[in-house]
Parts: sequence; C1' cells; structure tokens
RNA sequence: GCGGUCGUCGUCCAGUCUGGUCUAGGACAUCAGCCCUCCAAGCUGACGACCUGGGUUCAAAUCCCAGCGACCGCACCA
Repeated sequence: GCGGUCGUCGUCCAGUCUGGUCUAGGACAUCAGCCCUCCAAGCUGACGACCUGGGUUCAAAUCCCAGCGACCGCACCA
C1' cells in the first nucleotide's frame, strides 16, 4: 500500500441483514434501599453508551460516502 472483519453504558454482548412504540435492551460491576443477628445470596431501584463528520429520508445505532482506530490476511522491504 491492497483486501477483509469490527467499533454501542465501567466490562461483555444483543439490536444493523429487512430504517419505524429504540428519549436504545440484557448480563456482570458500582451505588442506594429491602431482606437477614451479620456477611454472602436474593429482591427493588438508580447510574450509564450508538467512534467522528457529511449525505439520503417524514424518520438513521441501522442505508450510502469520507475519515479515525483495533484486529486478521496479502503485498513491499534497499
């Protein structure tokens, strides 16, 4: 340099294919409360995210373009 895969709460994932009750869901973690003699476990609640910019559209996490980053493969290697 070329090609491919991926980027979503603190962490790990779902949702993207086929745009529409998604002001985005789950598990774990954290915090608060309940329960318990206490702790753990359990229950309830809170917290918290769509990599960046642009485009299409009534409507974009989702489609298109460009960029950035991570990983993999190939190529180059004086």

The RNA shown here (transfer RNA) has 78 nucleotides and comes from a Nitrososphaerota archaeon.
It was read from a public genome assembly.